This is a predicted complex of two RNAs, RNase P RNA and transfer RNA, with 456 nucleotides together.
[in-house]
RNA sequence: CCAGAGGGUUGGGCGGCCGCGCGACAUGUCGAUCAUGCCGCGAGGAAAGUCCGGGCUCCACGGAACGACGGUGCCGGCUAACGGCCGGCGGGGGCGACCCCAGGGAAAGUGCCACAGAAAGCAAACCGCCGCGGCUUCGGCGCGGCAAGGUCGAAAGGGUGCGGCAAGAGCGCACCGCGGGCCCGGUAACGGGGCCGGCACGGCAAACCCCACCGGGAGCAAGACCGAAUAGGGGCGGCACAUGGGCCUGUUCCGGCUCGUCGCCCGGGUUGGUUGCUUGAGGGGCGCAGCGAUGCGCCUCCUAGAGGAAUGGCCGCCCAUCCUCCGGAGCCUCGCGCGAAGGAGGAGGACAGAACCCGGCUUACAGACCCUCUGGCAUU
RNA sequence: CAGGGUGUAGCUCAGUGGGUAGAGUGCCCGCCUUGGAAGCGGGAGGUCGCCGGUUCGAAUCCGGCCACCCUGACCA
Numbered sequence: 001c002c003a004g005a006g007g008g009u010u011g012g013g014c015g016g017c018c019g020c021g022c023g024a025c026a027u028g029u030c031g032a033u034c035a036u037g038c039c040g041c042g043a044g045g046a047a048a049g050u051c052c053g054g055g056c057u058c059c060a061c062g063g064a065a066c067g068a069c070g071g072u073g074c075c076g077g078c079u080a081a082c083g084g085c086c087g088g089c090g091g092g093g094g095c096g097a098c099c100c101c102a103g104g105g106a107a108a109g110u111g112c113c114a115c116a117g118a119a120a121g122c123a124a125a126c127c128g129c130c131g132c133g134g135c136u137u138c139g140g141c142g143c144g145g146c147a148a149g150g151u152c153g154a155a156a157g158g159g160u161g162c163g164g165c166a167a168g169a170g171c172g173c174a175c176c177g178c179g180g181g182c183c184c185g186g187u188a189a190c191g192g193g194g195c196c197g198g199c200a201c202g203g204c205a206a207a208c209c210c211c212a213c214c215g216g217g218a219g220c221a222a223g224a225c226c227g228a229a230u231a232g233g234g235g236c237g238g239c240a241c242a243u244g245g246g247c248c249u250g251u252u253c254c255g256g257c258u259c260g261u262c263g264c265c266c267g268g269g270u271u272g273g274u275u276g277c278u279u280g281a282g283g284g285g286c287g288c289a290g291c292g293a294u295g296c297g298c299c300u301c302c303u304a305g306a307g308g309a310a311u312g313g314c315c316g317c318c319c320a321u322c323c324u325c326c327g328g329a330g331c332c333u334c335g336c337g338c339g340a341a342g343g344a345g346g347a348g349g350a351c352a353g354a355a356c357c358c359g360g361c362u363u364a365c366a367g368a369c370c371c372u373c374u375g376g377c378a379u380u
Numbered sequence: 381c382a383g384g385g386u387g388u389a390g391c392u393c394a395g396u397g398g399g400u401a402g403a404g405u406g407c408c409c410g411c412c413u414u415g416g417a418a419g420c421g422g423g424a425g426g427u428c429g430c431c432g433g434u435u436c437g438a439a440u441c442c443g444g445c446c447a448c449c450c451u452g453a454c455c456a
Base pairs, nucleotide, nucleotide: 001376002375003374004373005372006371007370008369009368010367012318013317014316015315016314017313018312020042021041022040023039025037026036027035028034044351048362049361051360052359053358054357055356056219057218058217059216062254063253064252065251066250069215070214071213072212073211074088075087076086077085078084089103090101091100092099093098104210105209109208110207111204112203113202126150127149128146129145130144131143132142133141135140158176159175160174161173162172163171177199178197179196180195182193183192184191185190223275224274225273226272233266234265235264236263237262238261239260244259245258246257247256248255268455269454270453282301283300284299285298286297287296288295289294319349321347322346323345324344325343326342330338331337332335381452382451383450384449385448386447387446390405391404392403393402399436407423408422409421410420411419429445430444431443432442433441
């Protein structure tokens, strides 16, 4: 210098004029929630999608066990929790830095494997190979053995090599793979070694399922308070009206509550105020522990809280970036070639916007800056 | 803001415990008719919203996006 990998930061700046929301103050007014003036504050890394997890609130909830439904799924750790994060293991990709993996169980059971093909999970034999024939019209045919080769397919009952055989075949042997014990290392996932077994066990669980673990439901339009108004009304349906019925979770047992209740719809009224409401598992710095996620301690910072929704518009200068023209240092491929410094003019700010809050994930994002690392080339 | 649902032919919808997509209507051509409609016969037309994953194989199963639709206050 070229090509790349991982991570982090930022997300235009300054000024002027006009405007918007909230809050405090002052003045006006009988008093203001109205008006004016002035001061302070006023979007994000994703505020987004609402995909997970929590806080908070209400509802439901007598207890225990089992079940149903939904979710998660290598191992260990972190965390309030998680489907998140960190570290490791295994598999795959890359020369490498590094990246990707829903990664439990298919010898518990059920199911599926279309078409093609002889054969699709149980084994089978279309072509073929070999032997015999006391068959032959010389093309083959019959009987038997085989599963190496061909064919079909996503997948054909271990792979390679040597031996063996009539031809073959784990039929025998070596190595690899697979399975089962044993020993060693590791908390574990798992790794290594050696022994035994001739191979018995195809794939799919993001099909049902099994195993382990987790989960009550709804959501700030939750909920609480104040005020105003109206017709505390009607219809339909379900189950009931007491030695019975209903509810308390579907079932069982023990126990409890209740006597009309539940659901939907029509009709009527209001469209007000206060609260929940923003300081929180919060950000930054330093130190300690830890490989790390993270935890602990100290210091410091903290300012949107509207309620159909404010945070905007115009102008000037600067900065990044881009385009055009002039310019020509230079370069080699010598062309209607490429093109640095400098000058002039123009364009021009990415994705997107709070609505109870927080931790994550995912998705969108112009450009700029920083750190670490890998491969290659050149020079010293 | 919150909750729920749907995207398949021009339109309205089937198909969703995986095996290569159909119906009605519309469109085109032919027959019938003097001509038209109706009728009969034939035909064309589909990235199954988009992207990725699982699988031999995806409209269907899983994940992520996109678009559209529906519901929602309080009092009696």